[in-house]
RNA sequence: CUCGAACCAAUGCCGAGCUUUGCGCCCCAGAGGCGCGAAGGCGGGGGAACCAACUUCGGGGCUUACCGGUCGCAGAGCCGACCGGCGUGUAGGAAAGGCGCACGAGCCCGUCAGCUAACCCCGCAGGCCCAAGCCGAGGAGUU
Numbered sequence: 001c002u003c004g005a006a007c008c009a010a011u012g013c014c015g016a017g018c019u020u021u022g023c024g025c026c027c028c029a030g031a032g033g034c035g036c037g038a039a040g041g042c043g044g045g046g047g048a049a050c051c052a053a054c055u056u057c058g059g060g061g062c063u064u065a066c067c068g069g070u071c072g073c074a075g076a077g078c079c080g081a082c083c084g085g086c087g088u089g090u091a092g093g094a095a096a097g098g099c100g101c102a103c104g105a106g107c108c109c110g111u112c113a114g115c116u117a118a119c120c121c122c123g124c125a126g127g128c129c130c131a132a133g134c135c136g137a138g139g140a141g142u143u
Base pairs, nucleotide, nucleotide: 012128013127014126018040019039020038021037022036023035024034025033026032041124042123043122044121045120046119051114058112059109060108061107062106066085067084068083069082070081071080072079086104087103088102089101090100097135098134099133
């Protein structure tokens, strides 16, 4: 000097998962952290009439995380691969679109829940590190 990897940090990103504050505890007694509350804000579920519709082939909820076809297989289910469609994300002020790229997992209820006014209940986590790619960039002067 060059290349690669790991760790940490910053600016930030995905996501509803944020802001303020009371009390107590921890602490380097400051910041900060944890627990129990409150307010604002964001998000989710239950729950009439009317309407609608189903019940072992069980059914349902959160989330983008789904639909169809072909094959693996003699058959069904699960799973996997491929194809077609559909959905989500993609960052240096913000919004939208396009191309490209990436993702389409996981968890929960427990026989039970459609919509649903009043009303009731719950959450405010977790994770990521350059395709945080491109759809021109930079400098100077003046205001």